[in-house]
Molecule: transfer RNA
Organism: candidate division WOR-1 bacterium RIFOXYB2_FULL_42_35
């Protein structure tokens, strides 16, 4: 320098272009227990990497950029 892939909650990951972006774990509260752990329930938690574009409508499609990974040179 070139090609490909990834970026969504604190972490790991879902989400056909169409209702208010969800799950597990973590955290908080409660139930259960003599108590703890485990288990169960609830709550909390989001600049969907950034900027534009297409569309009635974008996490999703297109362009550029940023960061990370792999391969080639």
């Nucleotide at each position: 320098g070139g090609g490909c892939c990834c970026a969504u909650a604190g972490c790991u990951c879902a989400a056909c272009g169409g209702u208010u972006a969800g799950a597990g774990c973590a955290a908080u509260c409660g139930a259960c227990u003599c108590a703890u752990a485990a288990u169960c329930g609830a709550u909390c938690g989001g600049u969907u990497c950034u900027a534009g574009g297409u569309u009635c409508a974008a996490c999703u499609c297109c362009u550029a950029g940023u960061g990370g990974g792999c391969c080639c040179a």